[in-house]
RNA sequence: GCCGGGAUAGCUCAGUCGGCAGAGCGGCUCACUCGUAAUGAGCAGGUCAGGGGUUCGAUUCCCCUUCCCGGCU
Numbered sequence: 001g002c003c004g005g006g007a008u009a010g011c012u013c014a015g016u017c018g019g020c021a022g023a024g025c026g027g028c029u030c031a032c033u034c035g036u037a038a039u040g041a042g043c044a045g046g047u048c049a050g051g052g053g054u055u056c057g058a059u060u061c062c063c064c065u066u067c068c069c070g071g072c073u
Base pairs, nucleotide, nucleotide: 001072002071003070004069005068006067007066010025011024012023013022019056027043028042029041030040031039049065050064051063052062053061
């Protein structure tokens, strides 16, 4: 330099052939318990890497950039 994959909650990751953004773990509160753990219920937590384009509407499609992983030279 070229090719491919990835970037979504604190962590690990889903997601949608374009129409309200989710799970598990973790955090907080409550219940249960003599107490803790476990268990159950609830709550909070997101510029969906950044910029631009298409569209009535973009996490999703297109372009550029940054970073990470792998391959080729």